[in-house]
RNA sequence: UACUGAAAAGGGCAAACCAGGGGAAACCUUGGGACGCAAAGCCAUGGACCUACGGCAUCUCCAGCCAGGGCAGCCAGGUUACCAAA
Numbered sequence: 001u002a003c004u005g006a007a008a009a010g011g012g013c014a015a016a017c018c019a020g021g022g023g024a025a026a027c028c029u030u031g032g033g034a035c036g037c038a039a040a041g042c043c044a045u046g047g048a049c050c051u052a053c054g055g056c057a058u059c060u061c062c063a064g065c066c067a068g069g070g071c072a073g074c075c076a077g078g079u080u081a082c083c084a085a086a
Base pairs, nucleotide, nucleotide: 004084005083012037013036017032018031019030020029021028022027035073041079042078043077045076046075047074049070050069054066055065056064
């Protein structure tokens, strides 16, 4: 240094839910709050999944299809990183 994650040390992040704000929605953000996480740090490249303002379609409506949206705490991948046995 790489792989790996036992025992510790120093710590870190923050699910659900509640409130304020943004958004058509999914969802995001701020504060509270902790289910958990050794990358639950960062990245939307591939897949999965979520939503459908708008478009297509429909005699009209409902239903249906489509990401330009989202999701990194779904998986893979890339990249950075604390400590340290076998």
Source information:
c-di-GMP-I riboswitch aptamer from a Chloroflexota bacterium, 86 nucleotides, folded computationally. The sequence was found by an Rfam model in a public genome assembly.